[in-house]
Context: one part of a larger RNA
RNA sequence: UUGGGCGUAAAGCGCACGUAGGCGGUCUGACAAGUUGGGUGUGAAAGCCCUGGGCUCAACCCAGGAAGUGCACUCAAAACUGUCAGACUUGAGUUCCGGAGGGGAUCAGAGAAUUCCUAGUGUAGAGGUGAAAUUCGUAGAUAUUAGGAGGAAUACCAGUGGCGAAGGCGCUGACCUGGCCGGAUACUGACGCUGAGAUGCGAAAGCGUGGGGAGCAAACAGGAUUAGAUACCCUGGUAGUCCACGCCGUAAACGAUGAGUGCUAGACGCCGGUGGAUUGACCCCGUCGUUGCCGUAGCUAACGCGUUAAGCCCUCCGCCUGGGGAGUACGGUCGCAAGACUAAAACUC
Numbered sequence: 001u002u003g004g005g006c007g008u009a010a011a012g013c014g015c016a017c018g019u020a021g022g023c024g025g026u027c028u029g030a031c032a033a034g035u036u037g038g039g040u041g042u043g044a045a046a047g048c049c050c051u052g053g054g055c056u057c058a059a060c061c062c063a064g065g066a067a068g069u070g071c072a073c074u075c076a077a078a079a080c081u082g083u084c085a086g087a088c089u090u091g092a093g094u095u096c097c098g099g100a101g102g103g104g105a106u107c108a109g110a111g112a113a114u115u116c117c118u119a120g121u122g123u124a125g126a127g128g129u130g131a132a133a134u135u136c137g138u139a140g141a142u143a144u145u146a147g148g149a150g151g152a153a154u155a156c157c158a159g160u161g162g163c164g165a166a167g168g169c170g171c172u173g174a175c176c177u178g179g180c181c182g183g184a185u186a187c188u189g190a191c192g193c194u195g196a197g198a199u200g201c202g203a204a205a206g207c208g209u210g211g212g213g214a215g216c217a218a219a220c221a222g223g224a225u226u227a228g229a230u231a232c233c234c235u236g237g238u239a240g241u242c243c244a245c246g247c248c249g250u251a252a253a254c255g256a257u258g259a260g261u262g263c264u265a266g267a268c269g270c271c272g273g274u275g276g277a278u279u280g281a282c283c284c285c286g287u288c289g290u291u292g293c294c295g296u297a298g299c300u301a302a303c304g305c306g307u308u309a310a311g312c313c314c315u316c317c318g319c320c321u322g323g324g325g326a327g328u329a330c331g332g333u334c335g336c337a338a339g340a341c342u343a344a345a346a347c348u349c
Base pairs, nucleotide, nucleotide: 004320005319006318007303008302012317014201015200016199021194022193023192025088026087027086028085029084030083031082033081034080035077036076037075038074039073040072041071042070049065050064051063052062053061054060091191092188093187094186095184096183097182098181099180103177104176106174107173108172109171110154115149116148117147118146119145120144121143125136126135162169163168206247207246208245209244210243211242215241216240220236221235222234223233258316259315260314262312263311266294268292269291271289272288273287274286275285276284298305299304322349323348324347331342332341333340334339
């Protein structure tokens, strides 16, 4: 490279937006670049192939023919691709009316609990464990009552429930703001899909500066356990966890399943709309979106997937190519650093 693949065997970028590029709905007309057909020229000789001939044969040599998938010019065709022009509404978008929601940002507030402080009651233990000890306590602890301080997190509701592109989001209110869904009419008229680079977002930990610090708790100290115990258990405890601003850019960032359109049996739920029926709620019959579980055909090495596909097709991107060496070295880019990204080879099995 070809071929084959990417849920679990190697393989889907963590996620989005979007540039170039690739691909692109229906109808009509024109053109003829791609495309298709014919013709002409060219496609050196030698070689290959065919026919015949010459060395006694063959190899070898000679003559003729064919072929030479290509290129150029020219004539023609107009289905498809393309370009141009015109039209359309199903794709896409806009408008109106409703709806659900822990979607995001900022500000303000609330109650429970832990800890600490002050004061009261009260007295000898408390705490902790498998058992203990370290620890706290007669300088009055634990318990209990009242008051106060401060920080962090929001029990129940809570749910294979909701929202978000992903990371993620959960007390209450205000304000600002993104997306989504349904119903209805009108409008624009292919405006679409994907997306190399680029750009933005991106848990936790970590880093810088300044705050904050209740609880928890790497490191650390002590007590136990043990042959040892740099652990598991216990008592303490600093970074950190929290806030603001700036960096880092990684995760089993997982559905281990890229995005988008179409098509292909059903059954039963959850959530959000809406239509019919009903006096009305429940219920019933539909419909759209979403989220689950089972299952037909089909697929799959099997497990399993199965209208939320891993089925049947198409478009575009990313990625894989035996194990180790190695996601390492070197170089480069980025970063304050930690390191990240890109990414080999020798050697070995």

Notes: A computed fold for a 349-nucleotide part of an RNA from an uncultured prokaryote, annotated as small-subunit ribosomal RNA, central domain. Model confidence (mean pLDDT): 89 of 100.